[in-house]
Context: one part of a larger RNA
RNA sequence: GCCAGCGACUUAGAGGAAGUGGCUAAGGUUAAGGAGUUUGAUCCGGAGCCAACGCGAAAGCGAGUCUGAAUAGGGCGAUAUCGUCAUUUCCUCUGGACCCGAACCCGGGUGAUCUUAUCAUGACCAGGAUGAAGCUUGGGUAACACUAAGUGGAGGUCCGAACCGACCGAUGUUGAAAAAUCGGCGGAUGAGUUGUGAUAAGCGGUGAAAUACCAAUCGAACCCGGAGCUAGCUGGAUCUCCCCGAAAUGCGUUGAGGCGCAGCGGCAACGACGAGCUAUCAUGGGGUAAAGCGACUGUUUCGAUGCGGGCUGCGAAAGCGGUACCAAGUCGUGGCAAACUCAGAAUACAUGGUAAUGCCUACCGUUAGCCAGUGAGAAUAUUUUGGAAAGCUAAAUAUUCAAGAGGGAAACAGCCCAGAUCACCAGCUAAGGUCCCUAAAUGGUCACUAAGUGGGAAAGGAUGUGAGAAUGCUGAAACAACCAGGAGGUUUGCUUAGAAGCAGCCACCCUUGAAAGAGUGCGUAAUAGCUCACUGGUAAAGCGUUCUUGCGCCGACAAUGGCCGGGACUAAGUGACCUGCCGAAGCUGUGAGAUACACAUUAAAAAAUAUGUAUCGGUAGGGGAGCGUUCCGUUAUUGGGUGAAGUUUUCAUGGAAAUGAGAAUGGACAAAACGGAAGUGAGAAUGUUGGC
Numbered sequence: 001g002c003c004a005g006c007g008a009c010u011u012a013g014a015g016g017a018a019g020u021g022g023c024u025a026a027g028g029u030u031a032a033g034g035a036g037u038u039u040g041a042u043c044c045g046g047a048g049c050c051a052a053c054g055c056g057a058a059a060g061c062g063a064g065u066c067u068g069a070a071u072a073g074g075g076c077g078a079u080a081u082c083g084u085c086a087u088u089u090c091c092u093c094u095g096g097a098c099c100c101g102a103a104c105c106c107g108g109g110u111g112a113u114c115u116u117a118u119c120a121u122g123a124c125c126a127g128g129a130u131g132a133a134g135c136u137u138g139g140g141u142a143a144c145a146c147u148a149a150g151u152g153g154a155g156g157u158c159c160g161a162a163c164c165g166a167c168c169g170a171u172g173u174u175g176a177a178a179a180a181u182c183g184g185c186g187g188a189u190g191a192g193u194u195g196u197g198a199u200a201a202g203c204g205g206u207g208a209a210a211u212a213c214c215a216a217u218c219g220a221a222c223c224c225g226g227a228g229c230u231a232g233c234u235g236g237a238u239c240u241c242c243c244c245g246a247a248a249u250g251c252g253u254u255g256a257g258g259c260g261c262a263g264c265g266g267c268a269a270c271g272a273c274g275a276g277c278u279a280u281c282a283u284g285g286g287g288u289a290a291a292g293c294g295a296c297u298g299u300u301u302c303g304a305u306g307c308g309g310g311c312u313g314c315g316a317a318a319g320c321g322g323u324a325c326c327a328a329g330u331c332g333u334g335g336c337a338a339a340c341u342c343a344g345a346a347u348a349c350a351u352g353g354u355a356a357u358g359c360c361u362a363c364c365g366u367u368a369g370c371c372a373g374u375g376a377g378a379a380u381a382u383u384u385u386g387g388a389a390a391g392c393u394a395a396a397u398a399u400u401c402a403a404g405a406g407g408g409a410a411a412c413a414g415c416c417c418a419g420a421u422c423a424c425c426a427g428c429u430a431a432g433g434u435c436c437c438u439a440a441a442u443g444g445u446c447a448c449u450a451a452g453u454g455g456g457a458a459a460g461g462a463u464g465u466g467a468g469a470a471u472g473c474u475g476a477a478a479c480a481a482c483c484a485g486g487a488g489g490u491u492u493g494c495u496u497a498g499a500a501g502c503a504g505c506c507a508c509c510c511u512u513g514a515a516a517g518a519g520u521g522c523g524u525a526a527u528a529g530c531u532c533a534c535u536g537g538u539a540a541a542g543c544g545u546u547c548u549u550g551c552g553c554c555g556a557c558a559a560u561g562g563c564c565g566g567g568a569c570u571a572a573g574u575g576a577c578c579u580g581c582c583g584a585a586g587c588u589g590u591g592a593g594a595u596a597c598a599c600a601u602u603a604a605a606a607a608a609u610a611u612g613u614a615u616c617g618g619u620a621g622g623g624g625a626g627c628g629u630u631c632c633g634u635u636a637u638u639g640g641g642u643g644a645a646g647u648u649u650u651c652a653u654g655g656a657a658a659u660g661a662g663a664a665u666g667g668a669c670a671a672a673a674c675g676g677a678a679g680u681g682a683g684a685a686u687g688u689u690g691g692c
Stems, first nucleotide, its partner, number of pairs: 001692006011095013027050003033044003054061002064076004098236002101233001105226006116200009125190001127159003130155001134151006163187003167184005202218001204214003211220001239626006249262005263374002265371003268367004274363001276359002278355007291341002297337004302332004308326002310323005377401008386392001406417003421592004426588003432582003435567003441579001443578006454569001460554002464551010481538005487511003493505002517532001521530002593616006600609003627681001629678007637671003646665008
């Protein structure tokens, strides 16, 4: 891991609700206890409880009573009558209380064969090295001291096996091993190592002290018990079909992943003709958007004026002057505001009316009825809070997902279309598509785009190109091109080494002319030279400038190869219009079913049938109806060696759980109907036992 078995809402008492049954038309019922027939029917037992009367805090009064001075008014009652005892189901409470699961806490015991320390008694340490004290002899001294040689054999001394340890590396890491192996390494006469026996025990011991060790267990050992501890936490919880169907919000909470109440769901009973939507009208309150501030509170640009102050002159002072400084207030001018508002919408909200005799459904109301779940929400669109921003955060409104399948968006909970009862090799459409992949147009008309733009992006930039508008020049010839002229006074004057149209300054006249600046640019040291303005000619028809707008261009740099789904496309791109077609579980068609309601018939207790209308996605959850398993009762039921159950298998039937039949195997019990009682249904729990 797979297969098979086992495996989770039980049971007792009390209470509430609903269903059913007994008694009852004011009653119903016994409890403890007693009696008692095959150990279980029944009988006795009226204490008590509920109901039959309420009101009041109570005394109490009583169809009334309380309040009150009250015969008032008002509150709660009566006048309107059904209860009670069982039982079934659901729920609550108390118990282990749906099942499995702690870490802990407490009590009583068992452990020092591991390990720590200690005690008693034993054992062990190859070999080599070093050479303390002391002693002896010689030298030496007055005597010591001192000194040399020898002798001697000390030491938590040295090197190094056994032994004890464990510093490094590798291997090993489902190991040969729940700590080892290999190669190096430390101690090795000592605070040494070791055998045997003994002592110390968990609120404890031992500890050269690491929270270390106390039998592979140690911030408090292990075993049994309290104990099914508790678990607002995690996981798991077993047959079928039908109907309805949520929430992720508010308030409170030692509350925040829990709980209580409300909100939203289901069921039941009763009651009504209401509820909702749309349109419109009337009446309301508002202080939002925008706006405004010469209406406040604040803030703020520029100008004018200048209370007051500073600086300064004169003066003994009072005071009188000056000022390009600061500046209140006022006037003019232009702004800003969530915590500003003189004013002030649209919507929304509230109440009421009307209805093209509007649409829509049963959605409505009541019960302090019964049973819940939810109280982590998510995205999109719009309006807002905080934030640089976020698939961020916090609100509001709507939708979808959650709990929603189907079609589209290549793929894609929350986007677009659309809400799946079932069947069909029928039809029509939605969104979206219609060249091929790929169902359907290589459809039509008119334009645009040349960038593969389409098929990713800004500020900014540009004779890209289409459309519109305005304005100027133009057959008295424009714009562009070509041919020719572009002169003289004069090298104007000044300046300057020079300054001659062209370094710079001033001035910018006159003449000839078709025209020609005291010169537009290049150029020279300065001249020269080229060119322009301006003019004539050639030729002939449009040419400039500005604004608005459509589609494009550049701007465009990131790390695996890559921003049309691909192929490919100049439309198969973009804009406008038109006609087809395709396209979904939508709608329709044909057939079948279920639920609810209405009505009719049969039956009349339930129910069945026909017709009609509406409905039939669904998590948590509520309600309803069934199937099957084991055992028991009843039917003096049925089957069975001429083959029961079980097993394997093939068919058939039913809306499902399932049921029936045949064959094989098997070899002795089994089943139906109607009831009853439950150890009553497995795929999940790191489930559990067994097998493989």
Description:
A computed fold for a 692-nucleotide part of an RNA from Hyalogonium fusiforme, annotated as large-subunit ribosomal RNA, domain II. Model confidence (mean pLDDT): 84 of 100. The full RNA is in RNAcentral, with records from ENA. Rfam family: Bacterial large subunit ribosomal RNA. Rfam links the family to the GO terms structural constituent of ribosome and ribosome.